[in-house]
Molecule: transfer RNA
Organism: Arcobacter sp.
RNA sequence: GCGGGAGUAACUCAAGGGUAGAGUCACGGCCUUCCAAGCCGUUGGUUGCGGGUUCGAGUCCCGUCUCCCGCU
Numbered sequence: 001g002c003g004g005g006a007g008u009a010a011c012u013c014a015a016g017g018g019u020a021g022a023g024u025c026a027c028g029g030c031c032u033u034c035c036a037a038g039c040c041g042u043u044g045g046u047u048g049c050g051g052g053u054u055c056g057a058g059u060c061c062c063g064u065c066u067c068c069c070g071c072u
Stems, first nucleotide, its partner, number of pairs: 001071007010024004018055001026042005048064005
């Protein structure tokens, strides 16, 4: 230099162009004599960044940054 993959909640990951979710963590409640476990609920997001297409973009297109793999 070229090609491919990944980037979404504190962490691990989902999400056919049409309200961004789950598990874990944290917090609260129930249960228990108490704790743990279990059950229920709550908080938490500029979907890496900047543009474009579209009535509508996490998703499609272009550029760019970081990481990983391969080629040279």